Context: one part of a larger RNA
């Protein structure tokens, strides 16, 4: 110089930006993942109005097809944390994948047929303290299931044509096998049906199944890189290689049988120890060293330690199951839990903030859409933690007092234009007030023409206009008002190193990076005056270059 520091002293403002480095310890309490009623069936209350009333209440309507629960969908694998583990199954370059997947989006493209039979909810009985559990009855769907169709898909085989890198690939035929689907919303009355105003018709979306391409996101696989110990010298038996199977979305000892005896290692194998990796940050002139916090990518975890399930995706933080430790209820029969999410509490620490506000923006999930949800954001609080900027006044002003040094003692020297007095100023901050920037562009409603379409309806897309929406915030800013008023300290002063005398003390007390000072004149200790030096900070330790 430099920091995620941290300690003494001090301490005016703003703007940027950071904040458990230690116990991957343990957690009290409250939020951090829902939403969709345009999939489904059902479906309260409080209130309130009006009617009855034997004054106890009753009935009916709005509330409301709302609310809370179910059933089904996506969505929860994102986005937030942490850095135990990991020396290569990780990460970083670079490639292969002719060994492979991929929801939702984008573009083309073919189809949505005809039936079944449950089940939650809900009634009702039972069990249990409780978390929940059972039986029995009913019901519905974009749930479940089973039959058809199959452009292209897919299995198998057989030919062909082409290309290629060994296995092959792309493309055509042929021949036999597999294998889908789901409706809602709106609006009409042209078609069809009939009850003549309906929907099963029809149309306008918006879902749904299927194939082709893409795009995006992921699996795997190869080479190089990638800390210390050799006071770690031999390691391996599914282990190395082959056949054949399984098995996966795929290759592959990833698994299995068999068969061979391999396979690594001084160019450092195993084995121990340390530790997430990189872009980058920090230093250096640079080679290099160091480091790996914010930010951004990737790995890995999710009390510990193991499984699987569900799905296009899984290490499945706020999902299942098992065991363990732990803590909490319990009627002692059994049951609940997982902050390394955001604040927060305990503890350990030299040491690291509010149990804050808003969806106003970005952005993420659902939804047609209003719009719900979002502790991701984005803000505000704390902390001088670190940069970067302002401010604590400007001029004029005699050589006061007082300090201090000098002197017998006076003179004089210095603190000094420094105060004070005078004359202005008014930045920050403090009161008061103004305008209302940007940060908002949407969404919704109104008209116009288009395109659908039988349609001036609906819906789609476009373009005008008009209305609204802001947490920050008393916001940025710009005015005014009083008043020099409210705002300077810390270290140093033998040499290294910019600053010196006086008094105290007397190898005492005590400084000290280093070299050294102190035993009676100490510019090196302690006090004081003076000076340097950086300043809202200044000194110290601590790391590293």
């Nucleotide at each position: 110089g430099a920091c995620g520091a941290a300690c003494g002293c001090u301490g005016g403002c703003g703007g940027u930006g950071c904040g458990u480095a230690u116990u991957a310890a343990a957690c009290a309490u409250g939020c951090a993942a829902g939403u969709c009623g345009a999939a489904c069936g059902a479906g309260a209350a409080a209130g309130u109005a009006c009617c009855c009333u034997u004054c106890g209440g009753g009935g009916u309507g709005c509330g409301a097809g709302u609310a809370a629960a179910g059933u089904g969908g996506c969505a929860a694998a994102c986005g937030g944390g942490u850095g135990a583990g990991u020396a290569a199954u990780a990460c970083c370059u670079g490639g292969a994948u002719a060994a492979u997947c991929u929801g939702c989006c984008u573009u083309c493209u073919g189809g949505c047929u005809c039936g079944g039979g449950a089940u939650a909810a809900c009634a009702u009985c039972g069990g249990g303290a409780a978390a929940c559990c059972g039986g029995u009855g009913c019901u519905a769907a974009u749930a479940c299931c089973g039959g058809a169709u199959g452009a292209g898909c897919u299995c198998a085989c057989g030919c062909c044509a082409u290309c290629g890198c060994a296995u092959g690939g792309u493309g055509g035929c042929g021949c036999g096998g597999g294998a889908a689907a789901a409706g809602g919303u709106g609006g009409c009355c042209u078609c069809u049906a009939u009850u003549u105003a309906u929907a099963a018709g029809c149309u306008a979306u918006c879902a749904c199944c299927g194939g082709a391409a893409g795009a995006u996101g992921a699996g795997u696989c190869c080479a190089g890189g990638c800390c210390c110990c050799a006071u770690u010298a031999g390691c391996u038996u599914g282990u190395u290689g082959g056949u054949a199977g399984g098995g996966u979305a795929a290759c592959g000892g990833c698994c299995u049988a068999c068969c061979a005896a391999g396979g690594c290692u001084c160019c450092g194998a195993u084995g121990g120890g340390u530790a997430g990796c990189c872009g980058g940050c920090c230093u250096g002139a640079g080679a290099g060293g160091g480091u790996g916090a914010c930010c951004g990518g990737c790995c890995a975890c999710a009390c510990u330690g193991g499984g699987a399930c569900u799905g296009a995706g899984a290490u499945a933080c706020g999902g299942c199951c098992c065991a363990g430790a732990c803590u909490c209820c319990u009627a002692c029969g059994g049951g609940a839990g997982g902050c390394a999410g955001c604040g927060g509490u305990u503890u350990g620490g030299a040491a690291u903030u509010u149990u804050g506000g808003u969806c106003a923006a970005u952005g993420g999930g659902c939804g047609c859409a209003a719009g719900c949800c979002u502790g991701a954001a984005c803000c505000a609080g704390c902390g001088a933690c670190a940069c970067c900027g302002c401010g604590u006044g400007g001029g004029u002003g005699a050589g006061a007092a007082g300090g201090c040094g000098u002197u017998a003692a006076a003179c004089c020297g210095u603190c000094g234009u420094a105060a004070a007095g005078c004359c202005c100023u008014u930045u920050u901050a403090g009161g008061g007030g103004g305008a209302a920037a940007g940060a908002a562009a949407a969404a919704g409603g109104g008209c116009a023409g288009g395109g659908c379409u039988a349609a001036u309806a609906u819906c789609c897309a476009u373009g005008c206009c008009c209305c609204u929406u802001g947490a920050c915030g008393u916001u940025a800013c710009c005015c005014c008002c009083a008043g020099a008023a409210a705002a300077a300290g810390c270290c140093a002063c033998g040499g290294c190193u910019a600053a010196c005398u006086c008094u105290g003390u007397g190898c005492c007390a005590g400084c000290a990076g280093c070299c050294g000072c102190g035993g009676u004149u100490a510019u090196a200790c302690a006090g004081a005056g003076g000076u340097g030096g950086c300043a809202a900070g200044c000194g110290u330790u601590g790391u590293u270059c």